[in-house]
Large-subunit ribosomal RNA, domain IV from a metagenome, 343 nucleotides, folded computationally.
Context: one part of a larger RNA
RNA sequence: CCCUGGUUAAGGAACUCGGCGAUUUGACCCCGUACCUUCGGUAGAAGGGGUGCUCUUGGAGGUGAAGGCUGUACAGCCGGAGCGUGCGAGAGUUGCAACAAAGAGGCCCAGGCGACUGGAUAACAGAACCACAGGCCCAUGCUAAAGCCGUAAGGCGAUGUAUAUGGGCUGAUGCCUGCCCAGUGCCGGAAGGUUAAAAGGAGAUGUGCAAGCAUUGAAUUGAAGCCCCGGUGAACGGCGGCAGUAACUAUAACUGUCCUAAGGUAGCGAAAUUCCUUGUCGGGUAAGUUCCGACCCGCACGAAAGGCAUCACGAUCUGGGCAGUGUCUCGACCAGGGGCUCG
Numbered sequence: 001c002c003c004u005g006g007u008u009a010a011g012g013a014a015c016u017c018g019g020c021g022a023u024u025u026g027a028c029c030c031c032g033u034a035c036c037u038u039c040g041g042u043a044g045a046a047g048g049g050g051u052g053c054u055c056u057u058g059g060a061g062g063u064g065a066a067g068g069c070u071g072u073a074c075a076g077c078c079g080g081a082g083c084g085u086g087c088g089a090g091a092g093u094u095g096c097a098a099c100a101a102a103g104a105g106g107c108c109c110a111g112g113c114g115a116c117u118g119g120a121u122a123a124c125a126g127a128a129c130c131a132c133a134g135g136c137c138c139a140u141g142c143u144a145a146a147g148c149c150g151u152a153a154g155g156c157g158a159u160g161u162a163u164a165u166g167g168g169c170u171g172a173u174g175c176c177u178g179c180c181c182a183g184u185g186c187c188g189g190a191a192g193g194u195u196a197a198a199a200g201g202a203g204a205u206g207u208g209c210a211a212g213c214a215u216u217g218a219a220u221u222g223a224a225g226c227c228c229c230g231g232u233g234a235a236c237g238g239c240g241g242c243a244g245u246a247a248c249u250a251u252a253a254c255u256g257u258c259c260u261a262a263g264g265u266a267g268c269g270a271a272a273u274u275c276c277u278u279g280u281c282g283g284g285u286a287a288g289u290u291c292c293g294a295c296c297c298g299c300a301c302g303a304a305a306g307g308c309a310u311c312a313c314g315a316u317c318u319g320g321g322c323a324g325u326g327u328c329u330c331g332a333c334c335a336g337g338g339g340c341u342c343g
Stems, first nucleotide, its partner, number of pairs: 001338008010329002014327001027051005036041001038172001052093007060085001062083002067078004094098001106322007113314002118130002134170007147156003173309004178239003183236002185232005192227003198221002203216005240258005267301001268298001279295005
């Protein structure tokens, strides 16, 4: 000097990115317990008190002696001593301390996210990720479903049958889920246009004396698809700009105009989203880039890539407080083990 453990005056988070770590709390009994709430919870909320031993005493329940009665009996009834077990009350008593050792929740307030229990990066991440019940959409009508594995046979689906099975998105619950079908996709339609092989064969060419053989070939017929006509957003997706205007000013309910398929509705909003930004105001602090409540000028929220609320839950994240502490002011000491020195 390092590691592990212990103690520490006064202060008590001043430490630090951050109370990280270490303390605190801790058992049982009694009292008592708020907001909120899906009425189950929250809750061991919080916060108080008690606890050893001795004596006295009360009541409870266990066992049940002596004795008594009946008197048939290895019987029944009465009786309550003694012993031992819990619970309570009153005194007394010892110690610093009585769950005397060990073992054994710190608590509260507010917010973000995810409803929850669960799963997960075997060996740096347990989370807001995954899953989930619930919601919606699409496919599937079966001797042989759709879908999937396999070259096939065959198998799964399923010894199931739409309250079933497969796929996709969302993710308890509550209140809701707006506008756009122009583009892309999907579904439906079949009149017309286009269109392959094929059919067709007007003609043309080569050759031959010719019959013929060979080559080429217009019209016409000709499917799906595409064009076309509709539908469809809990399909992929999208959801404007510029001017002017009110009797202080400011602002603009209002008006004009351009563009669009339609111009963002409800709700929320400096947010896990806000660049400018430590926005502005309020709260908390002596002092607050964080936090909470508002405002709205949303660079660039927004409605199942769901929107907004929300009890409970969380080794979650953020801010604050109480308690208690060597985290610190600021160190010190002790024990054990290393290092180091000598041997």
The full RNA is in RNAcentral, with records from SILVA. Rfam family: Bacterial large subunit ribosomal RNA. Its family is annotated with structural constituent of ribosome and ribosome in the Gene Ontology. The coordinates come from a structure-prediction model, not an experiment, and the mean pLDDT is 88.